[in-house]
Context: one part of a larger RNA
RNA sequence: CUGGGUGUAAAGGGAGCGUAGACGGCAUGGCAAGUCUGAAGUGAAAGCCCGGGGCUCAACCCCGGGACUGUUUUGGAAACUGUCAGGUUAGAGUGCUGGAGAGGUAAGUGGAAUUCUUAGUGUAGCGGUGAAAUGCGUAGAUAUUAGGAGGACCACCAGUGGCGAAGGCGGCUUACUGGACAGUGACUGACGUUGAGGCUGGAAAGCGUGGGGAGCAAACAGGAUUAGAUACCUUGGUAGUCCGCCCCCGUAAACGAUGGGUAAUAAGAUGUUUGGGUAGCAAAGAUAUUUUGGUGCCGCAGCAAAAGCAAUAAGUAAUCCUCCCGGGGGGUACGUUUCGCAAGAAUGAAACUC
Numbered sequence: 001c002u003g004g005g006u007g008u009a010a011a012g013g014g015a016g017c018g019u020a021g022a023c024g025g026c027a028u029g030g031c032a033a034g035u036c037u038g039a040a041g042u043g044a045a046a047g048c049c050c051g052g053g054g055c056u057c058a059a060c061c062c063c064g065g066g067a068c069u070g071u072u073u074u075g076g077a078a079a080c081u082g083u084c085a086g087g088u089u090a091g092a093g094u095g096c097u098g099g100a101g102a103g104g105u106a107a108g109u110g111g112a113a114u115u116c117u118u119a120g121u122g123u124a125g126c127g128g129u130g131a132a133a134u135g136c137g138u139a140g141a142u143a144u145u146a147g148g149a150g151g152a153c154c155a156c157c158a159g160u161g162g163c164g165a166a167g168g169c170g171g172c173u174u175a176c177u178g179g180a181c182a183g184u185g186a187c188u189g190a191c192g193u194u195g196a197g198g199c200u201g202g203a204a205a206g207c208g209u210g211g212g213g214a215g216c217a218a219a220c221a222g223g224a225u226u227a228g229a230u231a232c233c234u235u236g237g238u239a240g241u242c243c244g245c246c247c248c249c250g251u252a253a254a255c256g257a258u259g260g261g262u263a264a265u266a267a268g269a270u271g272u273u274u275g276g277g278u279a280g281c282a283a284a285g286a287u288a289u290u291u292u293g294g295u296g297c298c299g300c301a302g303c304a305a306a307a308g309c310a311a312u313a314a315g316u317a318a319u320c321c322u323c324c325c326g327g328g329g330g331g332u333a334c335g336u337u338u339c340g341c342a343a344g345a346a347u348g349a350a351a352c353u354c
Base pairs, nucleotide, nucleotide: 003325004324005323008306012321015200016199017198021194022193023192025088026087028085029084030083031082033081034080035077036076037075038074039073040072041071042070048066049065050064051063052062053061054060091191092188093187094186095184096183097182098181103177104176105175106174107173108172109171110154111153115149116148117147118146119145120144121143125136126135162169163168206248208245209244210243211242215241216240220236221235222234223233259320260319262317263316268298270296271295272294273293275291276290277289278288279287302309303308326354327353328352335347337346338345339344
């Protein structure tokens, strides 16, 4: 190098953008690097293969032929790859018209509730549990009414609903702003796909610094439970949770455990969501039907070890990338490896053992 795989057995990078590279529409003309073909030179001998021969046979030896798939020069072919030229519009992009959406960032603003606090009413309990106790309360609690403070969060709507590349996004208003989709078919004319390195964003926890701190709550303390109880239950409670520094970290069962884009494939059935078309009704609206994009469920062929997947494929194809190659040792050790303030992350063995 050659192989088979990657939803659940080992294996899809957590996600995007994109460099090199790889792969790449339709038709025409040129060139001839790859490709195909003819000829010539060379491809030492021995060896190898085939046919003969010589040692009594064989090994061995001798003769003839073939092969030596290569390489160099040269004559040609032009389908395919390549390359050059000028075209084309079905891929891709732009424009125009339109509606949908928790997409993002910033500012403002509203609401119920919890807690605290002030005042009133009011009196002996409250709270909590399987049962209790710690705890709170005659210095007036719990309950209730009115006012105030402060922080965090957004009930109902709410939906296998929507949006986003992923992480994720949910009160309302405004400003700025990204993307997708439908219709149209005006413009560009292959501008495409993927993507080693690289760059960007990336839940929670954690770290640095300065704020904030209502509720919740690792750690911690107490009460119970128990043989014990460093737990489950309970009373408290600090980091943290929130915000600024576009701070750092860079990991998750970052999951659909399913990489990206493309093409065609039916036996369909049934929901839902955003646009468009058509039909009858005066319109609105609803209904029926059709179509595009999404999102579900069921199911045929096919696939699969099976369970299952099944137009949102795990089916049929070609294309680009990651990764896997028995279990443990071990995602460990080592490296003055790279990154990080640290925690650690990334890379990643071997002895030994079954």

This is a predicted structure of a 354-nucleotide part of an RNA (small-subunit ribosomal RNA, central domain) from an uncultured bacterium. The coordinates come from a structure-prediction model, not an experiment, and the mean pLDDT is 85. The RNAcentral record of the full RNA draws on ENA and SILVA. It matches the Rfam family "Bacterial small subunit ribosomal RNA".